[in-house]
RNA sequence: GGGGUGGUAGCUCAGCCGGAUAGAGCAGCGGACUUCUAAUCCGCAGGCCGUGGGUUCGAAUCCCGCCCACCCCA
Numbered sequence: 001g002g003g004g005u006g007g008u009a010g011c012u013c014a015g016c017c018g019g020a021u022a023g024a025g026c027a028g029c030g031g032a033c034u035u036c037u038a039a040u041c042c043g044c045a046g047g048c049c050g051u052g053g054g055u056u057c058g059a060a061u062c063c064c065g066c067c068c069a070c071c072c073c074a
Stems, first nucleotide, its partner, number of pairs: 001073007010026004019057001028044005050066005
């Protein structure tokens, strides 16, 4: 330099053949239970989806540029 995969909550990921309010588990906070802790159960908070544009009535999802990580080729 060329090609590919990925970037969504603190962490690991789903959603990625466009459709309405973006989800799960773990972690965190509050409560119940317990002599206490753990476990279990209930609830709460937490992300404008890497970034900047474009297409569209509508974009996490499609298109383009850029950034980052990993893999392959040279």